A computed fold for a 132-nucleotide RNA from uncultured Marmoricola sp., annotated as SAM riboswitch aptamer (S box leader). The prediction has a mean pLDDT of 82. The model forms 97% of the base pairs in the Rfam consensus. The source organism's lineage runs through Bacteria, Actinomycetota, Actinomycetes, Propionibacteriales and Marmoricola.
RNA sequence: CUCAUCGAGAGGGACUGAGGGAACGGCCCGUCGAAGUCCCGGCAACCGCCACACCGAGCCUCCGAUCUUUCGGAUUCGUGUGGUGCGGUGCCAAAUCCGUCUUGGCCCGAGAUCCGGGUCAGGGAAGAUGAG
Numbered sequence: 001c002u003c004a005u006c007g008a009g010a011g012g013g014a015c016u017g018a019g020g021g022a023a024c025g026g027c028c029c030g031u032c033g034a035a036g037u038c039c040c041g042g043c044a045a046c047c048g049c050c051a052c053a054c055c056g057a058g059c060c061u062c063c064g065a066u067c068u069u070u071c072g073g074a075u076u077c078g079u080g081u082g083g084u085g086c087g088g089u090g091c092c093a094a095a096u097c098c099g100u101c102u103u104g105g106c107c108c109g110a111g112a113u114c115c116g117g118g119u120c121a122g123g124g125a126a127g128a129u130g131a132g
Stems, first nucleotide, its partner, number of pairs: 001132006011040005019029003023100004041092003046088002048084006055078003061074005096126001101123009
């Protein structure tokens, strides 16, 4: 940088001792113990692995057929479905805790195409994790 996913799920102990939830705002969590390190446990299924399917691609190799150039099968890669939790990661308060930029609907304000606030929905940004 690219792609996919992000409303599900899963915590105890030891050491230690004041912060933490990315930033900012809000709102939370925290001396009934934050962050960190270690141990054990768990969740999930991205990659890996296994099975099956037929769809797609390829034609290096092997087998068979052949109107000698093609066809079929094996094999390889890819795809889909299912399984596994052995291996590589990840994760185990709250939707990625909510918002931030933008578009639209509705409501409120003295309220009119503007402005401000609220709310609902869509898209984006940023971030996280995995794979490349």